[in-house]
Molecule: c-di-GMP-I-GGC riboswitch aptamer
Organism: Desulfobacterium sp.
RNA sequence: AAUGAAAAAGCCACACCCGUCGUGAGGCGGGGCCGGAAAGCCACGGGUCUCAAAAAAAUGAGAAAGCCGGGUCGCCAUAA
Numbered sequence: 001a002a003u004g005a006a007a008a009a010g011c012c013a014c015a016c017c018c019g020u021c022g023u024g025a026g027g028c029g030g031g032g033c034c035g036g037a038a039a040g041c042c043a044c045g046g047g048u049c050u051c052a053a054a055a056a057a058a059u060g061a062g063a064a065a066g067c068c069g070g071g072u073c074g075c076c077a078u079a080a
Base pairs, nucleotide, nucleotide: 002078003077004076011036012035016031017030018029019028020027021026034066040072041071042070044069045068046067048063049062050061051060
């Protein structure tokens, strides 16, 4: 430098449950299994979801990085 077959020193934690914040999508803390080589970080492109009182919408305001792509910084290993 390349790669991610098999692993896991170390790491993360879907669903679900409890608490809490939010109108909401969801966030945070605890438990937690499905799982993950970026399931670290960034809403940049596409897509998805939400917006209080009945319905609808985007041109408005938001959410999610565990949907795909992109950017960026890294861990472990070395099968071909």